[in-house]
RNA sequence: GUAGAAGUAGCUCAGUAGGUAGAGCACUGGCCUGCCACGCCAGAGGUCGCGGGUUCAAUUCCUGCAUUCUACC
Numbered sequence: 001g002u003a004g005a006a007g008u009a010g011c012u013c014a015g016u017a018g019g020u021a022g023a024g025c026a027c028u029g030g031c032c033u034g035c036c037a038c039g040c041c042a043g044a045g046g047u048c049g050c051g052g053g054u055u056c057a058a059u060u061c062c063u064g065c066a067u068u069c070u071a072c073c
Base pairs, nucleotide, nucleotide: 001072002071003070004069005068006067010025011024012023013022019056027043028042029041030040031039049065050064051063052062053061
């Protein structure tokens, strides 16, 4: 340099034929227990990498940029 892929909660990841953003673990509170752990219930936590476009409506479609990874050179 060329081609491809990835990015969504603190971490690991779902989420497509555009229509309210989710799970597990972790965290917080309560219940349970003599205490802790386990278990049960509830809760908090997200500008969906950054910009632009299409659309009534974009994590999702189009496009530019940056980052990381892979292959080729």

The RNA shown here (transfer RNA) has 73 nucleotides and comes from a Leptospiraceae bacterium. Its mean pLDDT, the model's own confidence on a scale to 100, is 83. Rfam family: tRNA. Rfam describes the family as follows. Transfer RNA (tRNA) molecules are approximately 80 nucleotides in length.